SAM riboswitch aptamer (S box leader) from a Cytophagales bacterium, 100 nucleotides, folded computationally. It was read from a public genome assembly, where an Rfam model found it. Model confidence (mean pLDDT): 76 of 100.
RNA sequence: GAUUUAUAGAGAAAGGGGGAGAGAUGAGGCUCUUAGAACCCUUAGCAACCUACGCACAUCGCAAGGUGCUAAUACCUUACCUAAAUAAAGUUUGUAAAAU
Numbered sequence: 001g002a003u004u005u006a007u008a009g010a011g012a013a014a015g016g017g018g019g020a021g022a023g024a025u026g027a028g029g030c031u032c033u034u035a036g037a038a039c040c041c042u043u044a045g046c047a048a049c050c051u052a053c054g055c056a057c058a059u060c061g062c063a064a065g066g067u068g069c070u071a072a073u074a075c076c077u078u079a080c081c082u083a084a085a086u087a088a089a090g091u092u093u094g095u096a097a098a099a100u
Base pairs, nucleotide, nucleotide: 003098004097005096006095007094008093013043014042015041016040017039021032022031023030026078027077028076029075044070045069046068049066050065051064053061054060074092
C1' cells in the first nucleotide's frame, strides 16, 4: 500500500522550537492563522479499539501498556443509485482490530 470488520453530531491544551501557511485530494464556499499556520519536542488531557488488571461473569469498571486524538459534523457543497423531495444506502477519507 491493497483486503475484511467496526466506527466517525460527543470529548480533551499549555509551554518551548519553528516562521507562512492550514482545514485529506480537484473545484467552489467558509473558517483558522504574524495577537504566530504547518511541522518537531516536552508536559498535561480526552477517548476506550487492542492488551493487562478488577469482578462470579459482562455489554460494567480501571487507565498501566500498544495506538489514536485535543477549532468548526469527516468544516460545508460538489460523483452514482432509489425517491416528488429529504432521509437512508453506496463510494471516498480518518482511526482501530484482524489477516496478508